[in-house]
The prediction has a mean pLDDT of 88.
Predicted 3D model of a 523-nucleotide part of an RNA (small-subunit ribosomal RNA, 5' domain) from Pseudoalteromonas sp.
Its Rfam family is "Bacterial small subunit ribosomal RNA".
NCBI's taxonomy places the organism under Bacteria, Pseudomonadati, Pseudomonadota, Alteromonadales, Pseudoalteromonas.
Context: one part of a larger RNA
RNA sequence: AUUGAACGCUGGCGGCAGGCCUAACACAUGCAAGUCGAGCGGUAACAGAAAGUAGCUUGCUACUUUGCUGACGAGCGGCGGACGGGUGAGUAAUGCUUGGGAACAUGCCUUGAGGUGGGGGACAACAGUUGGAAACGACUGCUAAUACCGCAUAAUGUCUACGGACCAAAGGGGGCUUCGGCUCUCGCCUUUAGAUUGGCCCAAGUGGGAUUAGCUAGUUGGUGAGGUAAUGGCUCACCAAGGCGACGAUCCCUAGCUGGUUUGAGAGGAUGAUCAGCCACACUGGGACUGAGACACGGCCCAGACUCCUACGGGAGGCAGCAGUGGGGAAUAUUGCACAAUGGGCGCAAGCCUGAUGCAGCCAUGCCGCGUGUGUGAAGAAGGCCUUCGGGUUGUAAAGCACUUUCAGUCAGGAGGAAAGGUUAACGGUUAAUACCCGUUAGCUGUGACGUUACUGACAGAAGAAGCACCGGCUAACUCCGUGCCAGCAGCCGCGGUAAUACGGAGGGUGCGAGCGUUAAUC
Repeated sequence: AUUGAACGCUGGCGGCAGGCCUAACACAUGCAAGUCGAGCGGUAACAGAAAGUAGCUUGCUACUUUGCUGACGAGCGGCGGACGGGUGAGUAAUGCUUGGGAACAUGCCUUGAGGUGGGGGACAACAGUUGGAAACGACUGCUAAUACCGCAUAAUGUCUACGGACCAAAGGGGGCUUCGGCUCUCGCCUUUAGAUUGGCCCAAGUGGGAUUAGCUAGUUGGUGAGGUAAUGGCUCACCAAGGCGACGAUCCCUAGCUGGUUUGAGAGGAUGAUCAGCCACACUGGGACUGAGACACGGCCCAGACUCCUACGGGAGGCAGCAGUGGGGAAUAUUGCACAAUGGGCGCAAGCCUGAUGCAGCCAUGCCGCGUGUGUGAAGAAGGCCUUCGGGUUGUAAAGCACUUUCAGUCAGGAGGAAAGGUUAACGGUUAAUACCCGUUAGCUGUGACGUUACUGACAGAAGAAGCACCGGCUAACUCCGUGCCAGCAGCCGCGGUAAUACGGAGGGUGCGAGCGUUAAUC
C1' cells in the first nucleotide's frame, strides 16, 4: 500500500460498486422455455352471433343446438429447448495464451441461378372396449396436414471406369374474379458465393518434487481397408522395430487458463472475487438417440448411492438457475417488483414467454461526497485536574447575544429514461386494379417496474446526528492517584520487587474520523 475479509467498540445521510472464499453437502415450496390457429384435424373452457323452446315486464331472462365468429384445453406438425443463466469438481495438457496451417461442416441471415408437376398409404387427437393403487398403458375403429412415402423433372450439384449413372420440393394468408384464373406476400426444394460460428493440426510459452530414471505394445512408422463433416493408429488386417527421456520422459502432489488485479521506481513477486474471452462439469459412472449444432443443467436409456409415494405388484426425483431451508463456517443478502427499457425465443403482425435483464430490499463490505452548525463572546464564570497555594490548565471552550437551515423531516410541483405500436391522410413501389400489401412523410393517439424518481419551491427550529485508538523508545502526544515482580502490559527492545510518563483509573494531550482499532493474507 492492498483485501470478496472477519472480530471488538461506535454509527447521521447520499451516490457508485460488491456480497457462501467453507460442504461440486442435502434440499421443502414457488418461479427460471416456450411459441405459432397465417401448417392440421378440431372445440374441453370463456365470449359473441344465429336458430329453436319456455317464461313473461315484448325485448329481456333461462335452457338446447350450430365451430358460424373472436379465441383456444389436449393432440399432430414447425421452430426454439446446443442460446441465455450457474459452478470450478476434474484437467499440468484432448486445456489456455500468442502466432501459423489444411483435409472440413455451418440452422437462421445476405447474394446469384433454377424449380415448386402429379399421386399414395398411415398415425395421434376422437369414439368404443379394457388393464393398473398410481405412474402409465393395451386392443378395435375413424380422420387432417407445411407429418410420412413412391413417381415425374435434374444442372454450373454428387459419383465416374469419362461411356454414363444418381438426387428434391408444401403449402398458408390477403385482394379481385366472367370461377377459367390473375396478383401480392410469407414459405418450400436444388444449387453458387459470402458472412458468422464451430471441428481439426503445428510451434513456442504456461506449477512443485530426482527422497520419482527409465517409460511404451496400437506402443512408433508403413501398405491396404473401415469410419468421420474432415486429417490422422481414430479403428482393424498385414509388415517393419521403432517412439519418448537429465533441454527431465514416466510417476506423485497441487491447480481451471487468460485479459487482468495487487504491490513495486522498475525488474520482479503474489494473485485469477466482481466484468470480459476460452475450457470443463450438471446427484455418481457409462451410453447413444434426435438434430445444422449435444453425446444435451431444468431431454432419453442403463447401473449405483440417496430421498419420496405405494394397494408391496410397481413408480417418482435431481437448485453448481432466481429466491429460500437445513448443515458446515470467523463469515456473505429478499421465498420482492416489472417485462417500461436493452437483449433473446416463437410469430406476417398484434403479441406471448423470458428469476437474462432493468429495478427495488438487506449489509459502513469497500470507494467517493456531505453533515453533525456559523459569527461574536474574558466576569478568563462554575465544576474538574494540577499546584511551589501565588496560581496554572480545561478555555472562546461553555453560558449569553446575533445569524444560517445543507442533510434528515413535512407539504406542493415535477423532467428524462419512450422509441415503438395503433389509426387517418398524402406520396412512392407493386399490380389489370384507385383492392390488398410494403415503404416514406405528416396529423392524431399511445405504452414507466423503478416512483412518494432525479430535480425545484415552501415550512419549522440549532433544532435529529461523534466516536475509536494511542501518549517509555521506534512514533505525534505527560501529569496525579491506585497497585507493589502482585494484578497486569507487550509488534521488537522491554515495563511492574513503594515516588511506574510502560500496569489500572482520572485530568490533559496526540492521531484518524462515521469510522477507529485488532486479527488474517499479499507485495